Predicted 3D model of RNase P RNA and transfer RNA as a complex of 472 nucleotides.
Order: sequence, then structure tokens, then C1' cells
RNA sequence: CGAGCCGGACAGGUGGUCGCGGCGGUCGCCUUCGGGCGGCCGUCGAGGAAAGUCCGGGCUCCGCAGGGCAGGGUGCUGGCUAACGGCCAGUCGAGGUGACUCGAAGGACAGUGCAACAGAGAACAGACCGCCCGGCGCCGCAAGGUGUCGGGCACGGGUGAAACGGUGCGGUAAAAGCGCACCGCCCCCUCGGUGACGAGGGGGGCAAGGCAAACCCCACCUGGAGCAAGACCGGUCCGAGAUCGCGUGGCCUUCCGCAAGGUUGGCCGCGCCGGCGUGGCCCGCGCCGACACCAGAUCCCGAGUUGGUCGCACGAGCCGUCCGGCAACGGGCGGCCCAGAGGAAUGACCGCCACCGGCGGAAACGCCGGAACAGAACCCGGCUUACGGCCGGCUCGAGCG
RNA sequence: GGCGCCGUAGCCAAGCGGUAAGGCAGAGGUCUGCAAAACCUCCAUCACCGGUUCGAAUCCGGUCGGCGCCU
Repeated sequence: CGAGCCGGACAGGUGGUCGCGGCGGUCGCCUUCGGGCGGCCGUCGAGGAAAGUCCGGGCUCCGCAGGGCAGGGUGCUGGCUAACGGCCAGUCGAGGUGACUCGAAGGACAGUGCAACAGAGAACAGACCGCCCGGCGCCGCAAGGUGUCGGGCACGGGUGAAACGGUGCGGUAAAAGCGCACCGCCCCCUCGGUGACGAGGGGGGCAAGGCAAACCCCACCUGGAGCAAGACCGGUCCGAGAUCGCGUGGCCUUCCGCAAGGUUGGCCGCGCCGGCGUGGCCCGCGCCGACACCAGAUCCCGAGUUGGUCGCACGAGCCGUCCGGCAACGGGCGGCCCAGAGGAAUGACCGCCACCGGCGGAAACGCCGGAACAGAACCCGGCUUACGGCCGGCUCGAGCG
Repeated sequence: GGCGCCGUAGCCAAGCGGUAAGGCAGAGGUCUGCAAAACCUCCAUCACCGGUUCGAAUCCGGUCGGCGCCU
């Protein structure tokens, strides 16, 4: 100097003049006495991603949710955390010369399923070209060649993403884990480690192929919806139908009976209030009051509502420092209060300083230009995506000394 | 603000691991004296970027765009 890897912090500062939103104070005006409007003063006023809404939690309501089924999610190990699919530290695998990075990384001897095309054969497979042996025919003096039949061989060729361990030696008619050595695989033991796993030793001749981001199995987690959740105040409209039931009155009817009455079924009329009942399905638990008995439920349509207040800003909070821990993180002490709108504020201009780039200049300096992505809407912890320049550490290469 | 669904040719669409059906429209050709009809042929980054797999429109993750619902 070039190429790259990792991490950190920042997102201009200050002064002035106008402007906007919240809160507090004060003054004036109005008031239906609740408050409203306006002026002045003070104070606060976007982000690292406020974004995507991909995960997790707080909070709220719905049967407070106990169990089962179904559904969904996660998936090496240990830790952190309110929780997580996040983070930290490690293990193994993959990539890179390297700094370093990436990994949905359990199970394919529980079962089911899939593998197009090509190829002889695609899962406990397979003789297409081949290699070898034997019989017979032909050619040849012979060695041998060739055709056909029978048999042996998974070593070589070829197909494919994948061909039923790899390399080498021995062995054989030719071969083959057929035998042996090393590597791989499976099982067992010892040692180290909390563990994933690692190291060493022994045994097995190979029987165990791939896909689970295919169904599935195993382990663990998981109720649903979401601040337009929900609560209160005020206002408006407060009707009709269908189905299944319960109670009650009347009529008809079956059976018993001397009768009174009881009983079976049907039709019609009337009533069915409040509290709590089903939001994937089922079961369990639990229930009163209105004199007493009692039961209402589901679905569909119509009608009304565009007011106010709370939720809603002190929180797994921020800053500094010390301690424990490799770290994520936890703890102690001290300090601080830090947006809260409702078509929705957080802006504009000027001066100076700082940063970056270009031009001029020997320099001091001068002139011009630039500053990204983007904007809260219940709140937090993460992830992902968008984006500007700055600083630090490290790696590789080249040149010079 | 929150929640749900969908992107396949100019248009309508099927396909949900194995060469992307079909219809309308368009272009070219055959037939005809010329047309129409008919017949034949052509026309696809499966919204985009990664991953899983031998293989992805399809499965998984992330972006972009569109539509619908909420009292």
C1' cells in the first nucleotide's frame, strides 16, 4: 500500500429569532361552576433501528385453564434469563492459506412411504459390455482363434445424485473380507470431563445406504384472543323470526281403577328474571336469590353507537462505581426522572465551532459542497431487514529498509 | 395500531416434490381468388433472495407487493 476478519462507540454541538405538542405556575375573559379559551414564564419533547410484526414476556378479558385427546412449536452439551426459536461458554461437523465464520446438529436395526430420467440392476438388487473354466462344432501342423451350450466371478468398463465398505498385499481357473495390514463402521471395557464428547485398549469380517425443512417415534414446552384488549360515566335504539327444551292451563287419547284420581301420546294458548357456563372437543369440580316449584339454550335478521375519562408513562428503567463470574449475567452503593398525541407535536432560518470530500496554495489558510436509513402510538427482552461515516484490534499478500 | 389471507404467460386459472395442464387474447403457417371458421406451431426469471433435497412452482426462513377484517 492492497485485500479481508472481528469488535466498539456515534448519529453533530452551541447561541439567537420564529413555530408546534405535553405538564406545572400565573394573569385575563367566558361559564350550564364540571370547566373552556387566550397571553406570559418555567420545564420536557423520537430511534439504533421507533420498521418488519418473526419469536418471547408483562398487562387485560374470555370457564382461573385440573386431566385427556387433537393442534402448534423447539431439538448437540452446560449455563444465563421473567421468558424465548435469544445470548454466553464449550463439543462435533463444514468452509477459508489465515484472522475467523456458518450449522433446524435427536432417531433411518418402531413402523409406513419416496427415489423422475438414465441404467442389466435402486434396497437385503443386478450379468449389459466383460473375466475365467468345461463340453461340442469350425479354422489352424501347432500355439491359439472363433461360434454355441452349461457353469463360476461383483475385480474392471458403462449408467446415475446414489450401485450393498476404501487402499494395498496375499490368494485364485478368474475372482471376492476369502485371508491379512492400515483407515472407516458396529459392540464392549478403562481413563479424563458436570455433560456433549475426547484419548487408549479389546472384539466383530461388514450384517447397518439416502431422505424425518415426508408421515412418524422420542424428549421438552404450549389454553385462546389481543390496548380497536378491557373498565367506568353519559347518550341513542331497545323489535321480529326459526329450532330444541322446561313449567303451567285447556281439549282429545292409551292403560289401571266402581269412583276420586294416576298414567301414555298429541294439539293449542301463556310464561321462561337476575347471578355463572363454555371461545377446537370431551370429562371432572361448583351454584344461590326473588314466599314455594322451575330452565332456558342456540342460530339468524333488524335497530343503535364515530362522546368523555381511565388503561397510559417509575420501568425485568437509565447513568456512574465496586464485587462475583472466562462470559452471557447477577448483586451492593450512589445519583437521575427521561415524549405521551388522537388525522396525530418533535420543525424552519441565520451566525460560530467540529467532521468529511473537492479545488487553489509552499504553508497558514481560503472558497464551494455534503451529512445516510428513517420517524414513537400499551410497554419491555430479542431476532431480522434498511443505512452513513469514525475508531480500535487481528489476518493474508506485495514493495522498500 | 393489531390480526388473517394471497402472488403461476397480457387476462382467467390447474398443478402442491420428478420435463409447468387448459381456455381467451397475440404472432407465424396450412387451407382460400380474398377473408371467416377449422387445423398446426410458438409465447412462463412460477413476485424476489437464501436454505433443505440427487432434484423445489410445491417444503422451511427472510424481503417486496396486493386484498380483507376489527366498535

Its mean pLDDT, the model's own confidence on a scale to 100, is 76.
Rfam match: Bacterial RNase P class A. Rfam's curators write: Ribonuclease P (RNase P) is a ubiquitous endoribonuclease, found in archaea, bacteria and eukarya as well as chloroplasts and mitochondria.